Background
Model confidence (mean pLDDT): 82 of 100. A computed fold for a 75-nucleotide RNA from a soil metagenome, annotated as transfer RNA. The sequence is in RNAcentral, with records from MGnify. It matches the Rfam family "tRNA". The family's RNA type in Rfam is transfer RNA.
[in-house]
RNA sequence: CGGGAUGUAGCGCAGCCUGGUUAGCGCACCUGACUGGGGGUCAGGGGGUCGCCGGUUCGAAUCCGGCCAUCCCGA
Repeated sequence: CGGGAUGUAGCGCAGCCUGGUUAGCGCACCUGACUGGGGGUCAGGGGGUCGCCGGUUCGAAUCCGGCCAUCCCGA
């Protein structure tokens, strides 16, 4: 320098191809019940402007462009 993959909640991921209801799941966290306590089980709850900027569109996590970070391949 060229090509590819990944980036979504504290952590791990799905959703993207085919734009449209309040962006979900597991673990973790908070509250309550059971328990002498811990652990565990059950019930309830909070947390995300979807890596950044711009474009297209009535509408973008999703489509398009540029950039950034990490990883891989090539030179």